[in-house]
């Protein structure tokens, strides 16, 4: 240094849910709160899943990202400590 992940350490991050806000939604963003998490840091590249405003089609249903999801999954950069 790289791989790895312990009944080590020093920490870190926050899920449902509540409450005020953005937004069509989906979800975001701050404060409470911790299910969990070794990258639960960052990233929309690829799969995938959401949600459908503005059309678009057609008779009440259906197509549909340009919106979104990193705490689905894999990529890519990055990073704290050392046990086997």
């Nucleotide at each position: 240094a790289c791989a790895c992940g312990a009944u080590a350490a020093u920490g870190g991050c926050a899920a449902a849910u509540c409450u005020a806000u953005c937004g069509a939604a989906a979800g975001g963003u701050a404060g409470a709160g911790a299910c969990g998490c070794a990258a639960a840091g960052c990233u929309a590249c690829g799969g995938g899943c959401c949600u459908a405003a503005u059309g678009u089609a057609c008779u009440c249903c259906a197509c549909g990202a340009u919106g979104g999801c990193a705490g689905c999954c894999g990529g890519g950069c990055u990073g704290c400590c050392g046990a086997a």

Background: The RNA shown here (c-di-GMP-I riboswitch aptamer) has 84 nucleotides and comes from Calditrichales bacterium MX18-03. Of the family's consensus pairs, 95% are formed in the model. The coordinates come from a structure-prediction model, not an experiment, and the mean pLDDT is 88.